[in-house]
RNA sequence: GCCCUCGUAGCUCAGCUGGAUAGAGCAUCAGGUUCCUAACCUGAGGGUCGCAGGUUCAAAUCCUGUCGAGGGCA
Repeated sequence: GCCCUCGUAGCUCAGCUGGAUAGAGCAUCAGGUUCCUAACCUGAGGGUCGCAGGUUCAAAUCCUGUCGAGGGCA
């Protein structure tokens, strides 16, 4: 230098065949239960879907550029 994969909540990830309000588990907070704790049950908060631009009526999803991580070739 070229090519490939990945980047979504504090953490681990799903969703990528364009369309429903962007989700799950864990963690955090509140409540219930308990003499207290743990466990269990209910609820809540938390996201510019790495960043920028484009296509589209509509983009986490498609296209381009760019940044970061990992890998391959030279």
Description:
Predicted 3D model of a 74-nucleotide RNA (transfer RNA) from a Candidatus Pacearchaeota archaeon. NCBI's taxonomy places the organism under Archaea, Nanobdellati, Candidatus Pacearchaeota. Its Rfam family is "tRNA". By type it is a transfer RNA. Rfam describes the family as follows. Transfer RNA (tRNA) molecules are approximately 80 nucleotides in length. Its mean pLDDT, the model's own confidence on a scale to 100, is 81.